RNA sequence: UUAUCUUGGUCGGGGUGUCCAUUGCUAAUGCGAUGGGCUGAGAGUAGACCCGCUGAACCUGAACCGGCUAACACCGGCGUAGGAAAUCGAGAUUGUUUAUGA
Numbered sequence: 001u002u003a004u005c006u007u008g009g010u011c012g013g014g015g016u017g018u019c020c021a022u023u024g025c026u027a028a029u030g031c032g033a034u035g036g037g038c039u040g041a042g043a044g045u046a047g048a049c050c051c052g053c054u055g056a057a058c059c060u061g062a063a064c065c066g067g068c069u070a071a072c073a074c075c076g077g078c079g080u081a082g083g084a085a086a087u088c089g090a091g092a093u094u095g096u097u098u099a100u101g102a
Stems, first nucleotide, its partner, number of pairs: 001095001003093008011052004017038009058083003064077004
C1' cells in the first nucleotide's frame, strides 16, 4: 500500500400492512380508539428495527400479473427496469513495493 473479511464513531435514508371483536362520530360508505390473530428484522416512538453506491432498506411501475389465504405490499413475477441516503477510523489475512538490521 492493493484486495477481502470483521468491527466502531458520527451523520443520513426508510417502512409501519391486513383481518376479527368491542367502542366513538356519521344517514351510510368511511374515519378514529382499545384488545387480539397472520407474516416479517421491524406493523407508528421502539432513545427500536433495517439500510447507506459492493445500494431489493425503501419508492415508482401498481387500484399490475400468477398463486395461497379469513385477509393482506403473504409467496413469486415484474427486476440485468427506473430512482434512492456517507464519511472517518480500528483489527485480521494475503499479495506487491521500499527502508533498516543480521
Molecule: TPP riboswitch aptamer (THI element)
Organism: uncultured Marinobacterium sp.